[in-house]
Context: one part of a larger RNA
RNA sequence: CUGGGCGUAAAGCGCACGCAGGCGGUCAUGUCAGUUUGGGGUUACAGCUCCCGGCUCAACCGGGAGAGCGCCUCGAAGACGGCACGACUUGAGGGCCAGAGAGGGACACAGAAUUCCGGGUGGAGUGGUGAAAUGCGUAGAUAUCCGGAGGAAUACCAAAGGCGAAGGCAGUGUCCUGGCUGGCAACUGACGCUGAGGUGCGAAAGCUAGGGGAGCGAACGGGAUUAGAUACCCCGGUAGUCCUAGCCGUAAACGAUGACCACCAGGUGUGCGGGGUAUCGACCCCCUGCGUGCCGGAGCUAACGCACGAAGUGGUCCGCCUGGGGAGUACGGUCGCAAGAUUAAAACUC
Numbered sequence: 001c002u003g004g005g006c007g008u009a010a011a012g013c014g015c016a017c018g019c020a021g022g023c024g025g026u027c028a029u030g031u032c033a034g035u036u037u038g039g040g041g042u043u044a045c046a047g048c049u050c051c052c053g054g055c056u057c058a059a060c061c062g063g064g065a066g067a068g069c070g071c072c073u074c075g076a077a078g079a080c081g082g083c084a085c086g087a088c089u090u091g092a093g094g095g096c097c098a099g100a101g102a103g104g105g106a107c108a109c110a111g112a113a114u115u116c117c118g119g120g121u122g123g124a125g126u127g128g129u130g131a132a133a134u135g136c137g138u139a140g141a142u143a144u145c146c147g148g149a150g151g152a153a154u155a156c157c158a159a160a161g162g163c164g165a166a167g168g169c170a171g172u173g174u175c176c177u178g179g180c181u182g183g184c185a186a187c188u189g190a191c192g193c194u195g196a197g198g199u200g201c202g203a204a205a206g207c208u209a210g211g212g213g214a215g216c217g218a219a220c221g222g223g224a225u226u227a228g229a230u231a232c233c234c235c236g237g238u239a240g241u242c243c244u245a246g247c248c249g250u251a252a253a254c255g256a257u258g259a260c261c262a263c264c265a266g267g268u269g270u271g272c273g274g275g276g277u278a279u280c281g282a283c284c285c286c287c288u289g290c291g292u293g294c295c296g297g298a299g300c301u302a303a304c305g306c307a308c309g310a311a312g313u314g315g316u317c318c319g320c321c322u323g324g325g326g327a328g329u330a331c332g333g334u335c336g337c338a339a340g341a342u343u344a345a346a347a348c349u350c
Base pairs, nucleotide, nucleotide: 003322004321005320006319007304008303012318014201015200016199017198021194022193023192025088026087027086029084030083031082032081034080035077036076037075038074039073040072041071042070048066049065050064051063052062053061054060091191092188093187095184096183097182098181099180103177104176105175106174107173108172109171110154115149116148117147118146119145120144121143125136126135162169163168206247207246208245209244210243211242215241216240220236221235222234223233258317259316260315261314262313263312266295267294268293269292270291271290272289273288274287275286276285299306300305323350324349325348332343333342334341335340
């Protein structure tokens, strides 16, 4: 010496399930194609190391001795690892008893508000802005009261709060359904972790078909502003936004931080459990498990910062990076109705 990395410099797949593969807890016995070790064989020449010699030296060359990777073969060892068999319970799973939650799906219902329609009152404005105008209004608007229709979203509670693998999830009730936490210890007995391919889920926008359409509102029309104004502001307004079925498969899909395991000071909130103290009982207080925030030490870091939910100390497996531009592009493949997605260069140039 036998790469270094991935929060922000290039770099964690958007998320999960999972075949192959890789890796794998404790104890005992047996075995030995891994491993270690000894003997033998082979390992052409050259080369390498040491010694001697030849060119004035060296490089170079000649001679001698030695070492060596790998392979084959015969033996030994039996820790680690593999295999076989037996056992264990702490990993994993299951059971019982409790518990919290906008987790998912279907159906039903509720109230407030906007808009529209009908009717009453009323009689000139209203609306909008920085100021205006377009617009609406004597065919009676705005305002106000009563009645009706329809669609979408659920104020307060609400929180740095909760749930979910991620995307995401919020009125109320019922039904169906997934996951999670705590307590108990009488069950199984390593059944585990990761996961190339693969499969599924996946905001918004967009697409196909059929519905729906209140409000909002790309495009578009008009009014303003302005030198212009293909904008910002105002009046309108189509797709869309909503539902059903099916595509698309992307995102600053972010914690810009892969999954799993173990270990390593504290302090302080908060959500959900368990135990104790106290009490008539509860609150309070103490201990403890899981989640979620803030602060902070060691350590780490280029710094910022991270800091038991690590970016610390280690381990297993996967993904990814390797100067900027060209370029996440071209070509080809795969997928898609399309839009495009995915895989992914080079010339050239600095």
Predicted 3D model of a 350-nucleotide part of an RNA (small-subunit ribosomal RNA, central domain) from a soil metagenome. Model confidence (mean pLDDT): 87 of 100. Rfam family: Bacterial small subunit ribosomal RNA. Rfam links the family to the GO terms structural constituent of ribosome and ribosome.